The RNA shown here (transfer RNA) has 72 nucleotides.
It matches the Rfam family "tRNA". Gene Ontology term of the family: triplet codon-amino acid adaptor activity. Rfam's curators write: Transfer RNA (tRNA) molecules are approximately 80 nucleotides in length. The family's RNA type in Rfam is transfer RNA.
A source record names the gene tRNA-Ala-TGC-4-1.
RNAcentral holds the sequence, with entries from ENA, GtRNAdb and Rfam.

[in-house]
RNA sequence: GGGCGUAUAGCUCAGUGGUAGAGCGUCCGCUUUGCAUGCGGAAGGCCUAGGGUUCGAUCCCCCAUUCGUCCA
Numbered sequence: 001g002g003g004c005g006u007a008u009a010g011c012u013c014a015g016u017g018g019u020a021g022a023g024c025g026u027c028c029g030c031u032u033u034g035c036a037u038g039c040g041g042a043a044g045g046c047c048u049a050g051g052g053u054u055c056g057a058u059c060c061c062c063c064a065u066u067c068g069u070c071c072a
Base pairs, nucleotide, nucleotide: 001071002070003069004068005067007065010024011023012022013021018055026042027041028040029039030038048064050062051061052060
């Protein structure tokens, strides 16, 4: 330099056009003398940046960047 993939909650990941979910973690409550476990609930996201298509984009297209991988 070129090909391919990746970017979504604190972490690990779902989500193939109609304003986004899970597990773990955090916080609160119940249970306990107390802790752990268990049960219930809550907070936490303008989905990497810019542009385009569309009535509507996390999703499709272009470009940049991050990380991974392969080739040279």